[in-house]
């Protein structure tokens, strides 16, 4: 350079066209002499960027930016 795979919540990860969840971590409350374990209630995401395709796009397609991997 080529070709391929990956990019979603602090952190590991699902969601594959009808508009985002989980699990760990954070916070409040309950429990406890206090903590821990246990319950219950909330925050947090421009889905790497931009342009297309579509009534609608994380999801499909282009390009570009970035981790990994294979060739040269």
């Nucleotide at each position: 350079g080529u070709c391929u795979u990956c990019g979603u919540a602090g952190c590991u990860c699902a969601g594959c066209g009808g508009a985002a969840g989980a699990g760990c971590g954070c916070g409040g409350c309950c429990c406890u002499c206090c903590g821990g374990c246990g319950g219950c209630c909330g925050a947090g995401g421009u889905c790497g960027c931009a342009c297309g395709u579509u009534c609608g796009a994380a999801u499909c397609g282009u390009g570009c930016c970035g981790g990994g991997g294979a060739c040269g």
Overview:
The RNA shown here (transfer RNA) has 72 nucleotides and comes from an Actinomycetota bacterium. Its Rfam family is "tRNA". Rfam's curators write: Transfer RNA (tRNA) molecules are approximately 80 nucleotides in length.